[in-house]
Formats: sequence, structure tokens, C1' cells
RNA sequence: CGGCUCGUAGCUCAACGGUAGAGCAGGCGCCUUAUAAGCGUCAGACGAUGGGUUCGAUUCCCACCGGGCCGA
Repeated sequence: CGGCUCGUAGCUCAACGGUAGAGCAGGCGCCUUAUAAGCGUCAGACGAUGGGUUCGAUUCCCACCGGGCCGA
């Protein structure tokens, strides 16, 4: 310098054009003499950043930033 790929809740990951879900973690409650386990429930991301296309984008396009891989 070129190519590919990833960037979503605290963490690990889904969803690949139609109002973003799960597991773990966290709050509250139930259960227990109590703790753990188990069960129920609640909150939490506006999607790395900025634009564009579209009626509508996490999902397509461009730029930019960062991580990883390959090549030179």
C1' cells in the first nucleotide's frame, strides 16, 4: 500500500429491507429455617462515526475510525 472480514445491551452472540432478540450478568418477587439451585418478572443497545439510496435500512452503497486475517 492492496484485498477480505468483523464492529449490535455490562459480557458472548442472533436477526441478512419492514417498528432489534437470546444466554449469562443486574434489580425485584416466589420457593427455603437460611444460602445455593430453580421459577416468575423488570430494566438495559436507537445499532463504531458521518452521509446516501428507499415509503421503510442493523440489514444495500460511499466515506471515515478501530480490531483480525491474507498478499505485496

Transfer RNA from a Lentisphaeria bacterium, 72 nucleotides, folded computationally. Its mean pLDDT, the model's own confidence on a scale to 100, is 84. Its Rfam family is "tRNA". The family's RNA type in Rfam is transfer RNA. RNAcentral holds the sequence, with entries from ENA.